The RNA shown here (small-subunit ribosomal RNA) has 1493 nucleotides and comes from an uncultured bacterium. Rfam family: Bacterial small subunit ribosomal RNA. Its family is annotated with ribosome and structural constituent of ribosome in the Gene Ontology.

[in-house]
RNA sequence: AGAGUUUGAUCCUGGCUCAGAACGAACGCUGGCGGCGUGCCUAACACAUGCAAGUCGAACGCGAAAGUCCUUCGGGAUGAGUAGAGUGGCGCACGGGUGAGUAAUGCAUGGGAACGUGCCUAUAGGUGGGGGAUAACCACGGGAAACUGUGGCUGAUACCGCAUGGUCUCGAGAGAGUAAAGGUGGCCUCUGAAUAUGCUAUCGCCAAUAGAGCGGCCCAUGUCCCAUUAGCUAGUUGGUAAGGUAAUGGCUUACCAAGGCAACGAUGGGUAGCUGGUCUGAGAGGAUGAUCAGCCACACUGGAACUGAGACACGGUCCAGACUCCUACGGGAGGCAGCAGUGGGGAAUAUUGCACAAUGGGGGAAACCCUGAUGCAGCAACGCCGCGUGAAUGAAGAAGGCUCUUGGGUCGUAAAGUUCUUUCGACAGGGAAGAAGGGUAGAUUGGCUAACAUCCAAUUUACUGGACGGUACCUGCAGAAGAAGCACCGGCUAAUUCCGUGCCAGCAGCCGCGGUAAUACGGGAGGUGCGAGCGUUGUUCGGAAUCACUGGGCGUAAAGAGCACGUAGGCGGGUUCGUAUGUCAUCUGUGAAAACCCUGGGCUCAACCUGGGACCUGCAGGUGAAACUGCGAAUCUUGAAUACCUAAGAGGGUGGGGGAAUUCCUGGUGGAGAAGUGAAAUUCGUAGAUAUCAGGAGGAACAUCGGAGGCGAAGGCGCCUGCCUGGUAGUGUAUUGACGCUGAGGUGCGAAAGUGCGGGGAGCAAACAGGAUUAGAUACCCUGGUAGUCCGCACCGUAAACUAUGGAUACUAGGUGUUCGAGGAGUUAACCCCUUGAGUACCAAAGCUCACGCAUUAAGUAUCCCGCCUGGGAAGUACGGUCGCAAGACUAAAACUCAAAGGAAUUGACGGGGGCCCGCACAAGCGGUGGAGUAUGUGGUUUAAUUCGAAGCAACACGCAGAACCUUACCUGGCCUUGACAUCCCACGACCGGUGCAGAGAUGUACCUUCCCCUUCGGGGGCGUGGAGACAGGUGCUGCAUGGCUGUCGUCAGCUCGUGUUGUGAAAUGUUGGGUUAAGUCCCGCAACGAGCGCAACCCCUGUCCUUAGUUACCACCAUUAAGUUGGGGACUCUAGGGAGACUGCCGGUGUUAAACCGGAGGAAGGCGGGGAUGACGUCAAGUCCUCAUGGCCCUUACGGCCAGGGCUACACACGUACUACAAUGGCGAAGACAGACCGUUGCGAAACCGCGAGGUGGAGCUAAUCGGUAAAACAUCGUCUCAGUUCGGAUUGUAGUCUGCAACUCGACUACAUGAAGUUGGAAUCGCUAGUAAUCGCAGAUCAGCACGCUGCGGUGAAUACGUUCCCGGGCCUUGUACACACCGCCCGUCACACCACGAAAGUGGUCUUAACCAGAAGUGUAUGAGCUAACUUCGGAGGCAGUAUACUAAGGUUGAGGCCGUGAUUGGGGUGAAGUCGUAACAAGGUAACC
Repeated sequence: AGAGUUUGAUCCUGGCUCAGAACGAACGCUGGCGGCGUGCCUAACACAUGCAAGUCGAACGCGAAAGUCCUUCGGGAUGAGUAGAGUGGCGCACGGGUGAGUAAUGCAUGGGAACGUGCCUAUAGGUGGGGGAUAACCACGGGAAACUGUGGCUGAUACCGCAUGGUCUCGAGAGAGUAAAGGUGGCCUCUGAAUAUGCUAUCGCCAAUAGAGCGGCCCAUGUCCCAUUAGCUAGUUGGUAAGGUAAUGGCUUACCAAGGCAACGAUGGGUAGCUGGUCUGAGAGGAUGAUCAGCCACACUGGAACUGAGACACGGUCCAGACUCCUACGGGAGGCAGCAGUGGGGAAUAUUGCACAAUGGGGGAAACCCUGAUGCAGCAACGCCGCGUGAAUGAAGAAGGCUCUUGGGUCGUAAAGUUCUUUCGACAGGGAAGAAGGGUAGAUUGGCUAACAUCCAAUUUACUGGACGGUACCUGCAGAAGAAGCACCGGCUAAUUCCGUGCCAGCAGCCGCGGUAAUACGGGAGGUGCGAGCGUUGUUCGGAAUCACUGGGCGUAAAGAGCACGUAGGCGGGUUCGUAUGUCAUCUGUGAAAACCCUGGGCUCAACCUGGGACCUGCAGGUGAAACUGCGAAUCUUGAAUACCUAAGAGGGUGGGGGAAUUCCUGGUGGAGAAGUGAAAUUCGUAGAUAUCAGGAGGAACAUCGGAGGCGAAGGCGCCUGCCUGGUAGUGUAUUGACGCUGAGGUGCGAAAGUGCGGGGAGCAAACAGGAUUAGAUACCCUGGUAGUCCGCACCGUAAACUAUGGAUACUAGGUGUUCGAGGAGUUAACCCCUUGAGUACCAAAGCUCACGCAUUAAGUAUCCCGCCUGGGAAGUACGGUCGCAAGACUAAAACUCAAAGGAAUUGACGGGGGCCCGCACAAGCGGUGGAGUAUGUGGUUUAAUUCGAAGCAACACGCAGAACCUUACCUGGCCUUGACAUCCCACGACCGGUGCAGAGAUGUACCUUCCCCUUCGGGGGCGUGGAGACAGGUGCUGCAUGGCUGUCGUCAGCUCGUGUUGUGAAAUGUUGGGUUAAGUCCCGCAACGAGCGCAACCCCUGUCCUUAGUUACCACCAUUAAGUUGGGGACUCUAGGGAGACUGCCGGUGUUAAACCGGAGGAAGGCGGGGAUGACGUCAAGUCCUCAUGGCCCUUACGGCCAGGGCUACACACGUACUACAAUGGCGAAGACAGACCGUUGCGAAACCGCGAGGUGGAGCUAAUCGGUAAAACAUCGUCUCAGUUCGGAUUGUAGUCUGCAACUCGACUACAUGAAGUUGGAAUCGCUAGUAAUCGCAGAUCAGCACGCUGCGGUGAAUACGUUCCCGGGCCUUGUACACACCGCCCGUCACACCACGAAAGUGGUCUUAACCAGAAGUGUAUGAGCUAACUUCGGAGGCAGUAUACUAAGGUUGAGGCCGUGAUUGGGGUGAAGUCGUAACAAGGUAACC
C1' cells in the first nucleotide's frame, strides 16, 4: 500500500466482498511446563447453609459454671471479678456489590458565595455545687413462638436543674441568654487500719477561635437519536412579606404583576450511568465505557421519617404491596446487586478453600479483638509473555507409501545406524527474601514534676512472631528417555497431484465449483502457513475519499427547487480614527493517580512491577500587539438606485373592428352518385346529395410577412386599432452615498388535463356506437359522436415545467452571422467600412471533462449564498401529518430481496433503417417437379430381426462403384474358448492332398498318401498339431475427449500483421474517401509506410498456325483392290512432343495529362476466348469412433470366434429423387445415313449355323490407333394410323422359356405369347437453365458371377429470352439505431395459476406507558387541641413532657375518561422470490402505430 466482482472487450460511476488489528468472548479439533493478568456481557430472576461490624471493665451496676484443693460435710478456697448478658461511649453514613433508574436534581472542565463539620492539629480558657430516675436483678403474670405486662431494688462519663463565663448568640445600645464528667497510674503531708482530702502525670469532658481534610449549594461551557414530536408553562416567570433550612433560592405560603422557554430545536418520545481511559486509525475521526481509578445512583417493589457531625441508612426502624417460610390459626419471621455456594436463564463465566503473617480500616491508654477489605491458594490455553518436545553425523538415496511417459520422481538426512547433551517434567537432598514494628524484661540519656515515683521521648541488648509453603531458588541421579497439532492448497492468497463421485453427494467470504478425464466435492500422497495452539462464529475500527473538517459531488451515472419576490440568517466596495469580539504573543493557576510515550531500575529474559521526565493538544485569569475580522465614528464614488433624453418589441390587461376558410340554414341551376380506404364497408344521396351560384347565421382560429427574428422571471406571447400598464437597452449630465448579493421558513405566479357555478358551442374530439383489419383487436384505419376545447368567476399546483446546466460578481485567445442602440470616416441617400454597448446563434484555442462534449451566454479560473445526492428493487409506496369539493398534491420510511443497477464510448451482430454493388436472386423466356403407374431412398408402422449412420438449405438413387449365400454389422438355432488373426515359451511332427461314415453345416471320426529347406553337423528357418500364460479380439459406448478426411457460407472478396501515429483505454488508422474492376483489380488522394494469406497468373483440356516424327492412323499424286486392301507417299486429316499467338499492343472518343471504359481496325480467337483443377482467416461443439488411426470407459466360456437358416426386399400410410407416359413436332412398319469417348486374356469374342426371341453352338482375331464390344439413336425418305383411353400408354397378372450362379421359394435380370390398370398435361406451391447452354437423342465405363430407370463420362441435333434492379432470397462495402454479445431462433413486459416470505388495512381483542378528574387515605412529619396521664424545675399558681383527637400533605388501591406504543386478528391489499405453467407482444431496430413525461 491494495485486490476480486457489472462488459465480448474498455474507461468511469457505484455498491457488495476480502487481506489487518482488537476482544471479559463462545464453539470445533488438539493439548507438555511456568510467570503475570482476567473470569455471569443473559434473569436489578429466586435463594438452602456458613461467614462478611464490632469493640471498650482505664464510664457503670451485676456476675456464673466445669475442673482442682480443703472440709467440722453445713460448706469454703481457687477458677475469677473470668465467661456472660445489661446500662453507657465510639463505630455501624467507611470498606465491599451492582448499573435498574437517570438525557440532567447526573458527569467532565473552569469558576463562585450564602454554609456545616465527629475523629485530627494549633491557640487561649474552663471542668464548681446538687437532684430525681432507670435497665440489669428479684417476685408475680400473658403468649405456641416472636416477645411482653405489673410491682419492687440499684449505679454511671446515662438524665435534669443551679452557679460561673467569654473574642459566643441576640440587640443600635443598655442589657439579656447560654456549658461541662469524670476515669487511671504515682507521690508527700494529716487523720490513720484500709481509705479519703491534696498534689502530680495522663486519658477524657465543656465553651470559643483558626486550620486541614470532608461535605452541602450556585453559575458558564460541553454531553446520543427522532421534526412522521412545533408549540410548552399557573408556583408557571418576576416582585413584596412571612415561614423554613446548616445555607442561597417559589424551597413553601399569602398578595401583586403577566411573565418565562422555543427553529442556536422548547415540549414530547426512544435509548443510555458519566469520566480518566480502552480498541482502531497516518491523522482528523469512529466505536466503546469489563478488569484499575474518580463521581453518581440503587439495595425485594413503593412511601416515610427517626437517630446522628454525617443517612432519609445494603447486612437499622415504621407503613403498604408481591413473594417465600414458621404456626398451637390467635399471630409471627425474611430480603446475597457482600464472600463462597444453589436453582433458573443462557453459546457462556470459577472454591460452600487458608490467613489476619503483610497493607488498610473500626474499637481500645495499650496488650489485643474484629475485618469474605485485603494477602494467598484452588479451577479455566480466557488473554499476554517465556521455555521445551532434542543436537551432530548419516546415501545402500533402504523398506514401505504415493505417482509415473516404466527411465524415473517424491516422502528424504527424513528413518534406521553412530556419537553427544539433559532445559522442562519425575525422584532425592538443601532452602530463602517477604519482619517493618509492637510487646515483655533490662540498660543509658533527656523532659514533666516538690520529687530520684509514675509517665513521656530517644538510643540499645535479649526473647517473641509467616497464611502462602518445605513455595521460589540451588544441587544431585537416570535416560532421548514423558511432551505436536490445526487450518489451508481455483483466483483474491503462500501452497498440486492421484483415486472416488457424476448438477448427485456436497463446497462456498466474493467471483463461483459439481451434468464421466473436478488442481474448487470426499479420501490418499505431497506442499504451504501458524504452532500449544489452530480454525470457525460474533462484534468494533480500518481499508471506505462509501457522509468527504482534513477529504466527494449534482449537463448525460444518484443529485439544481417550475419561476420569482422577500423575512430571519450567511456574506459584503475605497479611505481615516478609535476600540479590542474573534486572532496572535508571553506569564500564572488548573488540567487527580494510573494508562500511552521517552529514559533509568527490579524479577535469569520477556510479559509484569517500579523511579523520574514528557504529555494531557483543554479551561480560567493577568499583561501586551493591532495587519486582518467584528464594533463605534467620520468621509468617498467605482457597486446599487433615481431624474432628464432617445429606441425596439407576438410583454400584460381591457374595449372596438376586419377578411379568408369550415359547418349550418334559405333559394336557384343540375341529375346520380358522393364520401372514404391499402382495399372496403358503416355513412350521405331521386324526400335531389356531391358539384356550382346568390343571400344569411354562428363560433373558433388569425395564412402569406415569419426569420438560427423579437419580448417576458418562468409558464408563455402572433389579424388591425383605442385606452390603462410592467420591464429592458443606449448616450450624456445631475442627485443619493454601500442603500448590495443570496435567501431556510413565508408569499405570489405557474402549460395541458381536471373540478364547481353560469354562459357558449362552428371545427376538432377522450368516453361511447357502428364499419373494417385480425387467430383475437375492448387498438392502429374509416363513419359518426358527448364531455372538453372558447368566455366569466373560483379551485387544482403538477409536466422530459429541459439549456435535463440555481442565483450574483470578477477574470481568461479569436472568428462568423443576426436583432436593438451610440460614435467616426466615405457619401446626396440607400449602402458599405471601422470603433463601442446590450442581446441572440454557430465554429473554435487554452483549460476542464470518464467520454460525449463545454468553451467570454463555460461544464474554464476564483469568491459568496441557497437547494439537492449517497447501490438496484420494494417506492415516490405504506403509516402519520398538512392542503384540496374531489381527483389528488406535499412531506416520506421499513421489513424483505439482489450483486449488481447505471453513464459514455469500442468491436461485432441484427433492423419489417438508409446509400452503393453483385449473383439464374427477381424479371423476360425454355423445360420440369407437385396429379398417374413403376423404380428407388426416408419417415412411420410391423417384426425374432426388419443392423447402423445421415436430418432445413448443407439428410432422403446419401455411406451402398451394385444385400439370393458371401457381403452382414441384425435375429433364431447349433458349436469353440490362448481363440479366425499377431508376438513370445515348451513338446512333437513336414505341411499339403485324397477317400469313407455321422451331421443342416461348423465339426467329429476312421483311413490312405507323404516325411520340407539351409547347414560350419553344434544347430537355424518355414509350416502344422498339442500345452501353459502373458495376451488376442470387439462394426461395443463417447464425433460433446480427438487426429485425419469431408460438407457449407463461397471461387464470396475478403482476412490479417510489423513499424509508425491517434486515443486514459477497448480500439482506430492502414482496409476509409473519389473513380474503376469479375476481384482489397488498378489509379488518385490521405498519418501512414510496407508486408503476408486470399484474387489474378503459373498447371491441364479445348479453339488457330508452325515445326519434328509417320504405325496400327491418313491418301493429294503413281499403281492396285470388293474394300487405304496392298505397294508407295510424308503433302492433308489425325496422333503427340516442342513452339508461336492476345498484351487494352494500335486508332478514335470519354475520363483528373490517371486507372479504366466505349467504339473500331486487324485477327482463328478481344478485353478473364471457353471449360477444369485450385477453396484465405474463420463459422456451424456441422458429418464421420461403422474406412482408417486414437484417449477414456465397458465385455473376456462373451458385447469375441465359426456355421446353417432367416432378415436388411415386411406394408393401412406420408415425403423426397427419378424413369415411363398421357400422344399426330406422335406411334408402328420398311428400307437408308452420320459420332465421340471408353473397355477387353479367369477377358472382348468375329464370321457362319440353330432358335420368333432371350440365347445356344462356334471359335477366327486381339495383351489392342491393328481384333472385338460397335447396331449409334434422335434424324431424313416412303407407307399406315386420324383424335379414340386409341395401332397412345405400358403397369399388373397367367403360361412357357433363356442366362449367371453350389443355389434364383422368400429375393435376380432378360425373352416369347396372352392380359392391357392408372393416366387426356396435373391445386396451393416449387426447381433447373444465359450458348454449343436449356431441351432432346443415343453410346460407353466403374461396381459386377448375375443384376442399372442410379452414378460417372462421351458425343449427335440444337433453341428462346434478359426492358431492367422496384420487389423475393443470398452475399459484399460504407453509414445509422440498439436495452442484442448463446449476438433477432436475441432481449424482454404485464395479468392469471401454484408455492414460500416479509409488510400494510381490518370488526375487534390483549398488554404496557403517559395523563385528567374524582374517591380513598397506612405509616410519618408539620400545625391545632390536649378536660386524660405526668419523677427531676417551681414563686406551688404552674411551666414542660406524653397519650389521645382533629387537620394539611401523601404511597398503595379504586371509578370514569383521553392519548401514545406494542402484540394478536376472520378477511383483504399490493410487494418480493421461485430451470423448464397459461394468455398475449407492450419496450429495445422506424420494434413493425417513434418513444417518453